RNAcentral holds the sequence, with entries from ENA. Transfer RNA from a Syntrophorhabdaceae bacterium, 72 nucleotides, folded computationally. Rfam family: tRNA.

[in-house]
Parts: sequence; structure tokens; C1' cells
RNA sequence: GGCUCAAUAGCUCAGCGGCAGAGCGGGAACCUGUUAAGUUCCGGGUCGUAAGUUCAAUCCUUACUUGAGCCU
Repeated sequence: GGCUCAAUAGCUCAGCGGCAGAGCGGGAACCUGUUAAGUUCCGGGUCGUAAGUUCAAUCCUUACUUGAGCCU
């Protein structure tokens, strides 16, 4: 220098054009003599950044940033 992959909640990851989700973690209530376990509910996101395409973008295109890997 070139190429490939990844970036979404505190963490691990789904979602591949049509209102952004799960598990774990956090908070509350119930239950219990107390704790643990269990049940129910709640909160938490500028979807890495900036443009483009589209009626509509986490999703498609381009550039950039960061990380991992390969080639030279």
C1' cells in the first nucleotide's frame, strides 16, 4: 500500500427496506419469619461518524474512524 470482516442497551448478541429486540446485568412489587430461589412489571439506544439512493434506511451505495484478520 491492497483486500476481507466487524461496529446495535452497562455486557454478549439478534434484527438484512416499513414504529429497534432477546439473554444476562440494574430498579420496583409480589412471595418468604429472613435470605436465596421464583413470578410480574419498569427503565435504559442520536443503530461508529458524515453524505447519497428511496415515500421510507440498523438494513442498500460511497467516504472516513476504530478493531480483527489476510496478501504484498